[in-house]
Context: one part of a larger RNA
Order: sequence, then C1' cells, then structure tokens
RNA sequence: UUCGGCGUAAAGCGCGUGUAGGCGGUUUUUUAAGUCUGGUGUGAAAGCCCGGGGCUCAACCCCGGAAGUGCAUCGGAAACUGGGAAACUUGAAUACGGGAGAGGGAAGUAGAAUUUCGAGUGUAGGGGUGAAAUCCGUAGAUAUUCGAAGGAACACCAGUGGCGAAGGCGGCCACCUGGACGGUGACUGACGCUGAAGCGCGAAAGCGUGGGGAGCAAACAGGAUUAGAUACCCUGGUAGUCCACGCUGUAAACGAUGAGUACUAGGUGUCGCGGGUAUUGACCCCUGCGGUGCCGUAGCUAACGCAUUAAGUACUCCGCCUGGGAAUUACGGCCGCAAGGCUAAAACUC
Repeated sequence: UUCGGCGUAAAGCGCGUGUAGGCGGUUUUUUAAGUCUGGUGUGAAAGCCCGGGGCUCAACCCCGGAAGUGCAUCGGAAACUGGGAAACUUGAAUACGGGAGAGGGAAGUAGAAUUUCGAGUGUAGGGGUGAAAUCCGUAGAUAUUCGAAGGAACACCAGUGGCGAAGGCGGCCACCUGGACGGUGACUGACGCUGAAGCGCGAAAGCGUGGGGAGCAAACAGGAUUAGAUACCCUGGUAGUCCACGCUGUAAACGAUGAGUACUAGGUGUCGCGGGUAUUGACCCCUGCGGUGCCGUAGCUAACGCAUUAAGUACUCCGCCUGGGAAUUACGGCCGCAAGGCUAAAACUC
C1' cells in the first nucleotide's frame, strides 16, 4: 500500500466560498490514447518448472525444452472510458408572476421594570437569612405620590413554530439587502458534484484605542457557616457585560452523525406554497412539492438505537483514525500586541 473503520469504543475540519485535482446525464457519428485480440522482436547466462543424461543413489553437475507478469513495434476490434464533431432536455442555471420568515445591515422610536436625583405625605424602622450579622435609616430611611435623568433588555404573543452555511437571530416603524420555497415550463443547453491549498465568516471570554455604565457581577472587602471555609449563604463591589473601530479564532462550535445524487413499507402532528372538491366564505375532505417533529416495517447495529431528515442499499469527492500514558506537550516553523492559537514528535513507562 491493499485492507478495516469514523452517532456513543480512536476517528467528520466550527461553517462557507472556491483554485488545482478527482468524478460526471441522454442520442448519433468519428478517432483509437486507455481497453481487448493476433503477429514479430526483445526479455543474457545461471536459477525456478518439465523431459533426458553423468557421478553406485542423492545433493551436485550436463543437455534440451518450456515459462518469463514486462517493454517495443506492426496489424485488427470498437462495447465501455478518454479525445473531436453534431444534437437533446430530465441535471443545473435564468426569466416571469406569487406568498412565508426573530436572515443580515444601518437610522429612528414606544411602554413596563430596576437604579439614582428633586419635591410632597409620613414615622421608626428597613433590608437580609435556616437563623443571624455586616449594611441602610431621626442629617428622616423603608412605604407611598408626582416629576426628572440614564443605561440595558424587550413580558404576553411564543409554539419538538420560523429564518440562517455555521456561529446565531425575538418590542414597533420606515430604508438598504441576501437566501430558500411553491407555480408557469418561456429561455440557455451538462453550463454539474466534490474540493488539497487559498480566501472569508465564526458564541462566550480575553486584548488595544475612545466612549458609556442602570441592573448584574469574576477579582476584592466585610458579615456569617465551619474543626478550618482562600467556598456554598448575606451586604457591598471593580474589570467586564453595552457602543464604535481594530485584534483574537477557540467551545460538549453537538445531531458528539462531512457534502452530493439515486433507490428502499407505512402511520400521525406541524409550518410554507399549489391543484381538486366543497361552500356565501373561512373551515372540513382528497392530493402535489418543500421544510420540521414523533412512532414504526424491511434492513443495519456490539448493544443502545437508526429507520425516505438512515446509522438501510449503492456510487462520487474531501477530511480524519491505527493500544493507554507521556501529549489539546517539547523542539522547530507560521500567526498574534499579549493571552495564546495552528502544525506536531521522542525518550521513558504499562
């Protein structure tokens, strides 16, 4: 290498885009590179194999033959793969006219609540806990009414509902903008699939510069608890959480399940669109397509379970695995302001 694997045993890159490469629909025709077939040459000798012979046999030796995956060349075949030419429409894309959506960006704006401040009423407590205390309060708190400021998040609707490639996305309104879906079958005519590199996106935390700061809250301080309590509980509280720009590039980035295509019983919800039926109309009922759940047959699986959203049956392409530890490490390289990230061993040990 062949081979065997990757939901949970080691193993699917966090996700996309895409270069090279690999693979690729239907028909006709041509070519003959791959492929198949025949001839010729070559494939040293020895050896292997077969036949015969020589040492008393054998090992060993001698003679002859065969074989020799291969290579070259000359003919032939044309189904398949490849190349050329022509055509097709079912794959793919476009067009037209539709409805759905927390998809993205950026501006504005509403109400509830917390906090703080101002003013009024009012008086001795409040707060907190298992119980307390730290803490706040006669310099008037808590409660309550009115007003103001400011920041952050958007109750109900809300749903194994929706959208997005993933991360993720939820008040309202207008603007800019991406994608998917259903219908028509008008148009192009294989334009496709995958994708080493590369490039881009990428929760939270963290970093840089400048803002902002209500609530919450690492660190920190105090009060408790306890044998101790660097914790759990309580009172405070700074980074941070928010915004702009830049960086970081990692997560149980999970469906622990790469992408694409085709095929293989059903049943039952739900979301979007269409056709039929029905009706005044919305429903109901039958049916097509696309999503999203549950149950389940065959089949698969070590089992659990999966089961038209496959972990079934096949094909194409990529990534990855090869006993445990040492080791999400060292060294080197690349990236980063740093924190660190990516790539990635060995000695030794069981």
Predicted 3D model of a 350-nucleotide part of an RNA (small-subunit ribosomal RNA, central domain) from an uncultured prokaryote. The full RNA is in RNAcentral, with records from ENA. Its mean pLDDT, the model's own confidence on a scale to 100, is 87. It matches the Rfam family "Bacterial small subunit ribosomal RNA". Its family is annotated with structural constituent of ribosome and ribosome in the Gene Ontology.